[in-house]
RNA sequence: UAUGUUAAAGGUGAUGGAGUUCACCUCUAAUUACUGUCCCUCCAGGGAUAGUUGAUAACUCCUACCCAUAA
Numbered sequence: 001u002a003u004g005u006u007a008a009a010g011g012u013g014a015u016g017g018a019g020u021u022c023a024c025c026u027c028u029a030a031u032u033a034c035u036g037u038c039c040c041u042c043c044a045g046g047g048a049u050a051g052u053u054g055a056u057a058a059c060u061c062c063u064a065c066c067c068a069u070a071a
Stems, first nucleotide, its partner, number of pairs: 009026005016062006033052008
C1' cells in the first nucleotide's frame, strides 16, 4: 500500500413520529414511484407538463390528508 475477514458504530429503503424485524450501503455509497404527451439528444439518457396510488421495505400504533355513514 492492496485485498479479505471479524467486531462495533452510523446511514439508507418515493410524504411525519415511535417500537420490532428484514434488506442494502460505508460517505465516491445505499436511496430518490408509475403512466401519457412534448422537447433535446452522443440513442444511452436528460428536461418540461398533466394524471394516478401510498404517510410502512414489512407489521403494529399515533398524527396529518382523503372517502363513506351516523349524530